[in-house]
RNA sequence: CCCUUAGAGUUUGAUCCUGGCUCAGAACGAACGCUGGCGGCAUGCUUAACACAUGCAAGUCGAACGAGAAAGCUCUUCGGAGUGAGUAGAGUGGCGCACGGGUGAGUAAUGAAUGGGAACGUACCUUUUGGUUGGGAAUAACUGUUGGAAACGACAGCUAAUACCGAAUAGUCUGGUAACAGUAAAGGAGGCCUCUACUUGUAUGCUUUCGCCAAUAGAUCGGCCCAUUUCCCAUUAGCUAGUUGGUAAGGUAAUGGCUUACCAAGGCUACGAUGGGUAGCUGGUCUGAGAGGAUGAUCAGCCACACUGGAACUGAGACACGGUCCAGACUCCUACGGGAGGCAGCAGUGGGGAAUAUUGCACAAUGGGCGAAAGCCUGAUGCAGCAACGCCGCGUGAGUGAAGAAGGCUCUUGGGUCGUAAAGCUCUUUCGGUUGGGAAGAAAGGCCUAAUGGUUAAUAUCCAUUAGGAUUGACGUUACCUGCAGAAUAAGCACCGGCUACCUCCGUGCCAGCAGCCGAGGUAAUACGGAGGGUGCAAGCGUUAAUCGGAAUUACUGGGCGUAAAGGGUACGUAGGCGGUUAUUUAAGUUGGAUGUGAAAGCCCUGGGCUUAACCUGGGACGUGCAGUCGAAACUGCUUAUCUUGAAUACUUGACAGGAUAGCGGAAUUCCCGGUGUAGCAGUGAAAUGCGUAGAUAUCUGGAGGAACAUCAGUGGCGAAGGCGGCUAACUGGUAUAACACUGACGCUGAGGUACGAAAGCGUGGGGAGCAAACAGGAUUAGAUACCCUGGUAGUCCACGCCGUAAACGAUGAUUACUAUGUGCUCGAAGUGUUAACCCUUUGAGUACCGUAGCUCACGCAUUAAGUAUCCCGCCUGGGGAGUACGGCCGCAAGGCUAAAACUCAAAGGAAUUGACGGGGGCCCGCACAAGCGGUGGGGCAUGUGGUUUAAUUCGACGCAACGCGAAGAACCUUACCUGGGGUUGACAUCCUCGAAAUCCUGCAGAAAUGCGGGGGUCUCUUCGGAGACAGGGUGACAGGUGCUGCAUGGCUGUCGUCAGCUCGUGUCGUGAGAUGUUGGGUUAAGUCCCGCAACGAGCGCAACCCUUGUCUUUAGUUGCCAUCAUUAAGUUGGGCACUCUAGAGAGACUGCCGGUGUUAAACCGGAGGAAGGUGGGGAUGACGUCAAGUCCUCAUGGCCCUUAUGACCAGGGCUACACACGUACUACAAUGGUGAUUACAAACCGUUGCGAACCCGCGAGGGGGAGCCAAUCGGAAAAAAGUUGCCUCAGUUCAGAUUGCAGUCUGCAACUCGACUGCAUGAAGGCGGAAUCGCUAGUAAUCGCAGAUCAGCACGCUGCGGUGAAUACGUUCCCGGGCCUUGUACACACCGCCCGUCACACCAUGGGAGUGGUCAUACCCAGAAGCAGGCGAGCUGACCGCAAGGAGGCAGCCUACCAAGGGUGUGGCCGUGAUUGGGGUGAAGUCGUAACAAGGUAACCAAGGG
Repeated sequence: CCCUUAGAGUUUGAUCCUGGCUCAGAACGAACGCUGGCGGCAUGCUUAACACAUGCAAGUCGAACGAGAAAGCUCUUCGGAGUGAGUAGAGUGGCGCACGGGUGAGUAAUGAAUGGGAACGUACCUUUUGGUUGGGAAUAACUGUUGGAAACGACAGCUAAUACCGAAUAGUCUGGUAACAGUAAAGGAGGCCUCUACUUGUAUGCUUUCGCCAAUAGAUCGGCCCAUUUCCCAUUAGCUAGUUGGUAAGGUAAUGGCUUACCAAGGCUACGAUGGGUAGCUGGUCUGAGAGGAUGAUCAGCCACACUGGAACUGAGACACGGUCCAGACUCCUACGGGAGGCAGCAGUGGGGAAUAUUGCACAAUGGGCGAAAGCCUGAUGCAGCAACGCCGCGUGAGUGAAGAAGGCUCUUGGGUCGUAAAGCUCUUUCGGUUGGGAAGAAAGGCCUAAUGGUUAAUAUCCAUUAGGAUUGACGUUACCUGCAGAAUAAGCACCGGCUACCUCCGUGCCAGCAGCCGAGGUAAUACGGAGGGUGCAAGCGUUAAUCGGAAUUACUGGGCGUAAAGGGUACGUAGGCGGUUAUUUAAGUUGGAUGUGAAAGCCCUGGGCUUAACCUGGGACGUGCAGUCGAAACUGCUUAUCUUGAAUACUUGACAGGAUAGCGGAAUUCCCGGUGUAGCAGUGAAAUGCGUAGAUAUCUGGAGGAACAUCAGUGGCGAAGGCGGCUAACUGGUAUAACACUGACGCUGAGGUACGAAAGCGUGGGGAGCAAACAGGAUUAGAUACCCUGGUAGUCCACGCCGUAAACGAUGAUUACUAUGUGCUCGAAGUGUUAACCCUUUGAGUACCGUAGCUCACGCAUUAAGUAUCCCGCCUGGGGAGUACGGCCGCAAGGCUAAAACUCAAAGGAAUUGACGGGGGCCCGCACAAGCGGUGGGGCAUGUGGUUUAAUUCGACGCAACGCGAAGAACCUUACCUGGGGUUGACAUCCUCGAAAUCCUGCAGAAAUGCGGGGGUCUCUUCGGAGACAGGGUGACAGGUGCUGCAUGGCUGUCGUCAGCUCGUGUCGUGAGAUGUUGGGUUAAGUCCCGCAACGAGCGCAACCCUUGUCUUUAGUUGCCAUCAUUAAGUUGGGCACUCUAGAGAGACUGCCGGUGUUAAACCGGAGGAAGGUGGGGAUGACGUCAAGUCCUCAUGGCCCUUAUGACCAGGGCUACACACGUACUACAAUGGUGAUUACAAACCGUUGCGAACCCGCGAGGGGGAGCCAAUCGGAAAAAAGUUGCCUCAGUUCAGAUUGCAGUCUGCAACUCGACUGCAUGAAGGCGGAAUCGCUAGUAAUCGCAGAUCAGCACGCUGCGGUGAAUACGUUCCCGGGCCUUGUACACACCGCCCGUCACACCAUGGGAGUGGUCAUACCCAGAAGCAGGCGAGCUGACCGCAAGGAGGCAGCCUACCAAGGGUGUGGCCGUGAUUGGGGUGAAGUCGUAACAAGGUAACCAAGGG
């Protein structure tokens, strides 16, 4: 200087937390889908280091050397000559080919990065010094002969050199202490004649220059060594014989076990050796606030590799990409004899793959090789081509334009929207097209000309410099500029439920499909598909893969472990880590300064250049690192001393179920002997098995044996934990206290390690009373391998040895220090008071409870921390799979320790909240039970339902809360159902049009609907135009639907429940859901009231207000009443309104009064008065809500469906069926009765299409009749049970009345299917009802009748009314339902909940598995190509030596050592596969049970045994 930290969805009914999964961002060498105008700059086989056709990618030098064409052209005497040309091409020789280019297989260190080091080499280049003398022998090319298909040779002969070999000389070279020894060279080109030689002019001369040789220093490049860093696995823990070191030798450019011989026995490793897996490393790149994490394409540095493996040669440099040799695999050629090849260079091909380009141009530029140079070569490089693969820039037009056009979509039919959008009008011309022009990349070099300087004898040559000139462009039809025409050439993709910006319609109907997570789709889908509209980005947009982020989700920065995952069972202790006080030393850590380095590029800052940007470029900063150096000395460490407070020891006094050994004791159980004694005992919910007349149980005496130690006993004690309990003894550990002596940091923790370690279990030997897995029997049960009972073996006990685990828990590791109190207990100590006992105060150690601050998600913890801090160890990272598999270690076994993965889910979990629930608790209530009364369930019948049947038996209602329910009344109608017949704008509504009143009477056909006719009848208003009502014909809009969906709805209703509850505002508490209020103490029918209280108030409910009934008063007396007075058969009439009654208005009852209880309360109990007393009785009245309760068939209504029919009409049938089952009633079974006769007493209600009197007829139903009554007047109307009395006398009856026959009555068009009633006759079942179950607490139950609605008729049903009129309630244990509080919960669709395991089926991954296949590593054996080294070298041999013979030296060849491939035998690891087998996971509503969650019905869980 730059940079500057974001969250969301998803576990729940809701909450907080924990915790995983998912998303939003950035980025990419990408790929895929849809789409596609232009330009600039970048980038482009990530897979098969798979195989490669073809072309090119490394040559150059004639100024090192010898030799040396041809075509063509010219000339020609036609023989040839010249030129081409000393050119091409080949050869010898030099330099290069070790660079450049490619790739990433191998490599976890022989590598890389950073920083150092010493024992080295270095061609070309530079510096300096010296030299470059004199000889020799060959050989290729070439020629000839010859082999071979070819590749390629063989032999003979000729020849040159800067090729090769001696000799000389040499030094700051090499060796050596030294003497001394060893070791070099090459010439070429230009010019010249000053010197020298021949004496012309040349050269071996001179000169310039390029070379060459020896040395020297440098630079560059390279080899070697060291330190630090550099992935995963410990289910890889031990590795190593050249191994580690030394000596000597060899080897190398050089150090070194690099190699060899000898000697020693070392070396590495928990700070991770060895082994296995994976991987080129870095600068950097991506991401990130950073720390980090991931990565190592393009560019740059290093390394490694070049078909696979091995090897060397040459060289300055290689063990060599486009070199050699050998082996192997593969491919190609072949005349089968033999040969050739290596694209991981550039293009390109095949293959692989989701996927990656042209067999391009040029050396113009930059760079490289060779050359003196010109120049040649250069798939390095510069350019172009292809690809939206990436980044950046531009465009696809601008303005105006409302009739808001048409059209699309939608619609509540009014409109809205696409939308100024389009069209139209006016402009502009980027890009693209076309015309013309037109930079820069080019400057060097060489050439020409001119000049100057240097060298020199020289004006030559050469070198250097300056000036001028001409020449060189692949890209390239370049960039750029410009004229022209014309809106002309140019927009898509994804999304629209939430996260996440953006909404409607149609189609579909848990289908098709969607989905990143949650999820969505089962007939009204903003979530699927299409459309319209919108949102976002834009020449791109989406998807997919992989990366970082978010993720503080591995936490260094920056997390945790009581209950969520997580403290080791406990202690001791090794390594390690950490460590009291005061001084001293040092400078390792630490810290400061300057220095070197940290390549360039990149990132960042700041300038500059392309119109801008991307891009390119100058400078700076950064590079947090490493290294040495100079300082500092506080802290840590080291050194040396000191101290006493940490720690230890000695001494004093204690407490203790601390440990281990031995002995002793009493109670009890059991057993044995004996006595007494008799029929049972034992056991359970109840029983049975069992024991007992062979004498049990019971009881008494005596004896045997084993195990355990009641009371004391205590959130008391001791111990590290496990654990420890009668008494005594000796042995022994730890610990506390008081005072002080001594040592002087000796300490804390503690990976590995060691020891201890309940119960069960195992081994050997004892012991065995009780108890008691297993086992047996009996019960229970659907079953009962259980719970209960009777027995009973291991075991429990002892000794010795194993095992090593527990919910081994305080679910809380150890140490130290600090941080309010209070209370109890245990063991000590000190002090005051006191004679003492004892009390009190202080203090140490331990233990328990409450509680402040603080902490915690909460619960809770709180000086014994889960607070505040230090230090050390252990452990955790979603649930399941799994504490499992495999491997290893331990164990006699059982098993233990260590410890995964595939796969699968979007959760699993903690704490707390509100509910609901409990075979949890407390309190309370209700005809809930109990106490009673009467029923149902059995019979017959009625009625409803199910089922069955049917053409149809229309539909709905289904626990309570469907079933005498909708239906307050199905013969037709109703009617919705079935069969048949006929009609289609319709039976019903509105609009249009036509003619015509409507309507009444009537004939024929037909089952009727309907059809065909006949006869009457001519409406109202009028502005005279017409309008209207009703009926008919026609047309289309429409009507119509008891068709579907009550799970789309409104309304209404049922139910919990007339239960006492349900909420709100404000405040307060809690992170929050929520709590408080509303809980508590009383009380009530009541959340009724009182008191208390962080609550104070309020609302809907309760109560009251309303109706009715009970008493009284008053008003009014007709149709009501009649005490008094008359009167009658009779309140019949006069009279009266007192009474009853009627119906208006009032009064009355309020715990108001008294006593008691109670908290001085609320209230309760008792009493008085009163018609009535504590809500007087009854009714209406139904909070918030629950049940997707009921109803689309009352009505209304969304959507869907039908439209000559699912609508409308008609006739007939059906809803009334009938093996059966259930509900609700009625009636009975009789004597409290039946029956005959007779005598009383109601209330309420109804009546003109009606009630219908008297009277007459009929046995009767009823008929005739018609008075009276629109009702306190008349009628229905008789009330019945009851009373009195006769008969019946316990029977299937004088009970009961079903069924059936006959005869009738009434209603009605019509009683066959299918009405009610009457009479006579018939006279069934039934003798009080199993399990079970219902109603009722007072004018109630029971019993008795009366009336009404519906209704033509039809009532055992329903509703209302009165008459007669009981019994019982101890009480709340139990059943059912409910309320409040509390508790548990794994439930929240809320117990009709949740949920576990086997089995069966399907699929998936995985372990074992006789084996089997592959791969890697390794040991041993065989083998031994090429090659280097060594040896031999009888064959061959130019340079040197020698007069010669010969020698030296060399070569071929052979042998040896090492060694690649290969072969064999084993071992180990890993991967695949495998009949079969084991468990695991996931699946639709399978099977069996019900283990867990509530006391889950035997509390659960942990460890072990059995099924």

Small-subunit ribosomal RNA from an uncultured prokaryote, 1507 nucleotides, folded computationally. Its Rfam family is "Bacterial small subunit ribosomal RNA". Its family is annotated with structural constituent of ribosome and ribosome in the Gene Ontology. The coordinates come from a structure-prediction model, not an experiment, and the mean pLDDT is 84.